[in-house]
Order: sequence, then C1' cells, then structure tokens
RNA sequence: UGAACGAAAAGGCAAACCGGGAGCGAUCCCGGGGCGCAAAGCCGCGAGUCUGUCGCAGACUGUCGGGCUGCCGUG
Repeated sequence: UGAACGAAAAGGCAAACCGGGAGCGAUCCCGGGGCGCAAAGCCGCGAGUCUGUCGCAGACUGUCGGGCUGCCGUG
C1' cells in the first nucleotide's frame, strides 16, 4: 500500500411521529426527533412494491441484488 474483516476512537447518516412547504398522487424538501445503519454515501442497471392524467409517465431504493466511491486500522 492492497484485500478480507468490523473492535476501539473521531466523526457521519437518520426511522416512526410532530410542525411548515411542494406535488393529481406515490412521495419529496426544511426544522424538531431518534428506530436503527460499516457504506442508511452516490447511481437508478436488474428484480420488487407503490402512484397517476394508465398503450405510457412517475415514486421508493433504510425491499433485495448490482456498479462507482469513501473514514479508521485492534486482531
């Protein structure tokens, strides 16, 4: 240095719910909150689920798989 792995430390993200806002809707954004997460960072490729103005268009991805990238370094 790299890979595997995931203890400690330093940090990070953030469920349900509540308030405000956007959207036809699924849902998303901001603030509070903290269930949890070693990628709960990014993509939206495959599957899955959901929505609609349903031959199509969209949403989730903290549902599973995949791709890319990243902190630390006990053993």